Description:
Predicted 3D model of a 92-nucleotide RNA (transfer RNA) from a Chloroflexota bacterium. The sequence was found in a public genome assembly. Its mean pLDDT, the model's own confidence on a scale to 100, is 81. It matches the Rfam family "tRNA". Rfam classes the family as a transfer RNA. NCBI's taxonomy places the organism under Bacteria, Bacillati, Chloroflexota.
RNA sequence: GGACGGGUGGCCGAGUCCGGUUGAUGGCGCCAGUCUUGAAAACUGGUACAGGUGCAAGCCUGUCCUGGGUUCAAAUCCCAGCCCGUCCGCCA
Repeated sequence: GGACGGGUGGCCGAGUCCGGUUGAUGGCGCCAGUCUUGAAAACUGGUACAGGUGCAAGCCUGUCCUGGGUUCAAAUCCCAGCCCGUCCGCCA
C1' cells in the first nucleotide's frame, strides 16, 4: 500500500443486513434491599456521560469513534477521516 471485518454505558457484548419512542436486550461487575446470628449463594430493584432544572427524589435535552450527507425520522443507509484486528503485498 491492497482486501476484509470491527469501533455501542465501568467491562463484555446484542441491535446495523430489512431506518420507526432502544441511549440501548442480555451477561459480568457495582449499589441497595429480602433471606440469615452473620456472611456467601439465591432472589428483587437500581446502576452511562454531558448540559439544564429542582432542597431532594426526579424531570427535560443532547450524545452509539469523529465530521458531513440522505430522510418526516439514522446506532442502523451513503461519503470522508481516525483507530483496532486478520490476511496479502512491498521495503529492510